[in-house]
Context: one part of a larger RNA
RNA sequence: CUGGGCGUAAAGGGCGCGUAGGCGGCUCUGUUAGUCAGGCGUGAAAUUCCCGGGCUCAACCUGGGGACUGCGCUUGAUACUGCGGAGCUUGAGGAUGGAAGAGGCUCGUGGAAUUCCCAGUGUAGAGGUGAAAUUCGUAGAUAUUGGGAAGAACACCGGUGGCGAAGGCGGCGAGCUGGUCCAUUACUGACGCUGAGGCGCGACAGCGUGGGGAGCAAACAGGAUUAGAUACCCUGGUAGUCCACGCCGUAAACGAUGUGCGCUGGAUGUUGGGUGACCUAGUCACUCAGUGUCGUAGCUAACGCGGUAAGCGCACCGCCUGGGGAGUACGGCCGCAAGGUUGAAACUC
Numbered sequence: 001c002u003g004g005g006c007g008u009a010a011a012g013g014g015c016g017c018g019u020a021g022g023c024g025g026c027u028c029u030g031u032u033a034g035u036c037a038g039g040c041g042u043g044a045a046a047u048u049c050c051c052g053g054g055c056u057c058a059a060c061c062u063g064g065g066g067a068c069u070g071c072g073c074u075u076g077a078u079a080c081u082g083c084g085g086a087g088c089u090u091g092a093g094g095a096u097g098g099a100a101g102a103g104g105c106u107c108g109u110g111g112a113a114u115u116c117c118c119a120g121u122g123u124a125g126a127g128g129u130g131a132a133a134u135u136c137g138u139a140g141a142u143a144u145u146g147g148g149a150a151g152a153a154c155a156c157c158g159g160u161g162g163c164g165a166a167g168g169c170g171g172c173g174a175g176c177u178g179g180u181c182c183a184u185u186a187c188u189g190a191c192g193c194u195g196a197g198g199c200g201c202g203a204c205a206g207c208g209u210g211g212g213g214a215g216c217a218a219a220c221a222g223g224a225u226u227a228g229a230u231a232c233c234c235u236g237g238u239a240g241u242c243c244a245c246g247c248c249g250u251a252a253a254c255g256a257u258g259u260g261c262g263c264u265g266g267a268u269g270u271u272g273g274g275u276g277a278c279c280u281a282g283u284c285a286c287u288c289a290g291u292g293u294c295g296u297a298g299c300u301a302a303c304g305c306g307g308u309a310a311g312c313g314c315a316c317c318g319c320c321u322g323g324g325g326a327g328u329a330c331g332g333c334c335g336c337a338a339g340g341u342u343g344a345a346a347c348u349c
Stems, first nucleotide, its partner, number of pairs: 003321004007303002012317001014201004021194003025088007033081002035077008049065006091191001092188002094185006103177007110154001114150008125136002162169002206247006215241002220236004258316006266294013298305002322349003331342004
C1' cells in the first nucleotide's frame, strides 16, 4: 500500500462544538481542468521478452521486432466530477401558534427522620449478636413528653415514566437560561453531513485554600470468630462524604453497538403533540416525535439483532492485526502531587 474486520472473539474515541480536509439535492447554461477517443513528438543505448544468426553446445556475443504501461503538444467528445453564471424547493434554517419535562444555574423555603443540648415523667437496665463481649447507664441511661440546635438527604407520587450530547438530573416556590416535539407557513434558498489537529464538558475517588461536619465511614483502636484473622460480625472512630473557588481527566464513562441520511412485512404496550369519526362524560381510527416487548425477510460462528438493526446502501471519523512481556520501560506533553496521555523492544509460548 492492498485486504478483512470492530455487540460478546483483537478492535467505536467518555461526550459535544468545531478548524483544515473528505463528501454533497433538483433544473438550465458556459468552460473543458479532471475524464474518454484519435493523431504527432518524445520515451538514448545496453538490460528483460519474442523470432533469428555466430563461437562444436552453453554461458557469452550479435541482427530484427516487441516493449518502455510515461510525459508533452494537438484535434475532438461533453454523460459524470470540478470551476463560473442563472434559477428551484424536497435537505437545512427561519417565522407564527401551542406542548411536555428530576435539562442547567442562583436565591429562598417545608416536613419526616437522625444526632446532640435543656427540662419533665420514670427505674435498672440498655445496646449488640449465631452466641457474646468491647460500649453506654444509679453522677439516672434505654423508654417517653415538651422545648431548642445542627447538618445531610428528600418517603409516598415514581412508572423497561420524563429530560439531557455524555457524565448525569428527583421535596416545594421564585428568578435567569439551554435544548426538544407538534401544527401552520405566503420567508431564506443547499446555507448541508462528517470531522485529523484544536477547544469545551466530563461519575466516583483524590489534591490545594477557606468554611462546614448530623448521619455514614477508608485508615486506626478495641471486642468477638479462628489454628491464625492484619478479614467477614460487633462497639467506637479520623480523613472523606457537604459548600465556595481552583486542580485532576479517569471508569464495566456500557446499549461493551461512532455520527448523519435514505430504503426495507407485521403485532402489542407506554410518553408528548396533532387530525378525523361517533350516541363529544369516552372510545375508536389515522398521523408525527420518543421509549419498551415480540417477531417477517435478511444478517450472525452461535448467542442473538430485527423501522431505536447487528438488515440493504452512501458519506466521514476513530480503532484492530496471536498470547505473555505491558498499558510496562524510555523520551515528549500535561499535573501541586497522586498520576494521566502518547507508547515500544529484548526475551518467551